[in-house]
């Protein structure tokens, strides 16, 4: 070069155009346990920016852009990046 497969929270990783900012485990916060730990149980937990005393709420985010639709993480277009296999130079 040619071919394929993927980018989704702090990590991984599911996610049928509609119930989705999004399961599920891991981490991590608080808690109950306990003599005190680990395990275990229960509960929370993505960013920003608005909003408030402080909440709660509200708007936008799924790799960057545009698109198609009543609606897109999901479909199509371009670009970036990683991976894996084949070729080619040295």
């Nucleotide at each position: 070069g040619g071919a394929g497969a993927g980018g989704u929270g702090g990590c991984a990783g599911a996610g049928u155009g509609g119930u989705c900012g999004a399961a599920u485990g891991c981490a991590c916060u608080c808690g109950c346990u306990u003599g005190g730990a680990a395990a275990g149980c229960g509960a929370g937990c993505a960013g920003a920016c608005u909003g408030u005393u402080a909440a709660a709420g509200g708007u936008c985010u799924c790799g960057g852009g545009a698109g198609u639709u009543c609606g897109a993480a999901u479909c199509u277009c371009c670009c970036c990046c990683u991976c894996u296999c084949c070729g080619c130079c040295a």